RNAcentral holds the full RNA, with entries from SILVA. A computed fold for a 350-nucleotide part of an RNA from a metagenome, annotated as small-subunit ribosomal RNA, central domain.

Context: one part of a larger RNA
RNA sequence: UUGGGCGUAAAGCGUCCGCAGGUGGCCUUUCAAGUCUGCUGUUAAAAACCAGGGCUUAACCCUGGGUCGGCGGUGGAAACUGAAAAGCUAGAGUCCGGUAGGGGUAGAGGGAAUUUCCAGUGUAGCGGUGAAAUGCGUAGAUAUUGGAAAGAACACCAGUGGCGAAGGCGCUCUACUAGGCCGGUACUGACACUCAGGGACGAAAGCUAGGGGAGCGAAAGGGAUUAGAUACCCCUGUAGUCCUAGCUGUAAACGAUGGAUACUAGGCGUAGUCUGUAUCGACCCGGACUGUGCCGAAGCUAAUGCGUUAAGUAUCCCGCCUGGGGAGUACGCACGCAAGUGUGAAACUC
Numbered sequence: 001u002u003g004g005g006c007g008u009a010a011a012g013c014g015u016c017c018g019c020a021g022g023u024g025g026c027c028u029u030u031c032a033a034g035u036c037u038g039c040u041g042u043u044a045a046a047a048a049c050c051a052g053g054g055c056u057u058a059a060c061c062c063u064g065g066g067u068c069g070g071c072g073g074u075g076g077a078a079a080c081u082g083a084a085a086a087g088c089u090a091g092a093g094u095c096c097g098g099u100a101g102g103g104g105u106a107g108a109g110g111g112a113a114u115u116u117c118c119a120g121u122g123u124a125g126c127g128g129u130g131a132a133a134u135g136c137g138u139a140g141a142u143a144u145u146g147g148a149a150a151g152a153a154c155a156c157c158a159g160u161g162g163c164g165a166a167g168g169c170g171c172u173c174u175a176c177u178a179g180g181c182c183g184g185u186a187c188u189g190a191c192a193c194u195c196a197g198g199g200a201c202g203a204a205a206g207c208u209a210g211g212g213g214a215g216c217g218a219a220a221g222g223g224a225u226u227a228g229a230u231a232c233c234c235c236u237g238u239a240g241u242c243c244u245a246g247c248u249g250u251a252a253a254c255g256a257u258g259g260a261u262a263c264u265a266g267g268c269g270u271a272g273u274c275u276g277u278a279u280c281g282a283c284c285c286g287g288a289c290u291g292u293g294c295c296g297a298a299g300c301u302a303a304u305g306c307g308u309u310a311a312g313u314a315u316c317c318c319g320c321c322u323g324g325g326g327a328g329u330a331c332g333c334a335c336g337c338a339a340g341u342g343u344g345a346a347a348c349u350c
Stems, first nucleotide, its partner, number of pairs: 004321003007304002012318001014201004021194003025088002028085004033081002035077009049065006091191001092188003095184005103177007110154001114150008125136002162169002206247006215241002220236004258317006266295011299306002323350003332343004
C1' cells in the first nucleotide's frame, strides 16, 4: 500500500454553517474527453515463455516462433460517465392557510421560603450529633406576632411529556425574533448531498474590569472521630455561585452510535396536525404524515444486544483507529492576560 474496522475491545471531530474538492433525479438531441473496438508504428539485443537442435545428460549454448500489456497515430461505435443545448417535476426551495412548544433576546410584574434589621409577647435554654463539643443565649436568644430590607431560585402543574444543531431551556405578562410540523399544490426547475482548510455557537470551573452578595460554599479556622485523620460528621467561613462587558474553548460535551438518501414483518403506548360515515356536535373506533418510547419477524453481532429512530440491506461524502506503558508527555509552531488549549513524537521498556 491492498485489505480490515470505529455502541461496549483501539477508533465518530462537542455541535452546526460552509468555499475548494468528491458525489449527484427523469427525458431528448449533438459531440466524442473517459470507455469499447479494427488497422498500424514503437516497445533494441540478451533474459522470460513455447517448439526444435548441439555438447554422453544437466547446467550451458544455438535456431525458430508468439502474444498479452504500455505509449503514439488513424478509422469506427455511442449504452454508460463527461461536455453542450432544449425540456420535465418525483429531490430541494419559495408561496398561501393553519398549528404545538421551558426555542432565543430584552423589558415589566408576582407570591412562598430564607437571612438580616426594628418593635411587641415571653423565659432559659437553643442548635447540632451515632453520642458530643466548638457555636448562639439573662447585654434576653430559640419560639411567636407585626413591620421593613435584600439577594437568589421559581413548589404543585411535571409526564421514558415538549422545544432546540449541540451546549441547553421551566413563576406570569408584553415586545422583537429563529426554526419545526400539517394541509393546499400556486411558483422556481436539480437550484441537491457531504465537506479538508475556514467560520460561528459551545455546560461547569477558571480569568479581566465594574457592580452585587440572601442562601450555599472550594480555601482557611475551630469542634469531634481516630493509632493518626491534612478526610468522612458538626460550628463558622473567603473566593465563587448572581448581573453587565470581554476572555477561555474544555467535559463520561454520551445514544460512549458522523451526515444524507432509498429499501426491508408486525404489536403496544405517547405528543402535534389533518382526516372519515347522509348532516351537525361529543365520545368511541379507525386512517395519513411528523416526532418520541417499549417489545419483537427476518437479518446482523464475539457476546451483550440492535432491530423502519438499525448496530439490517445498499450508495455517496467527511472524521478517526493500528499492542500496553513511556504520553496526550517532550520539542517546535499557533492561540491565550494567565490557567492552559490545539497539533503531537522518540529513546527505553513489557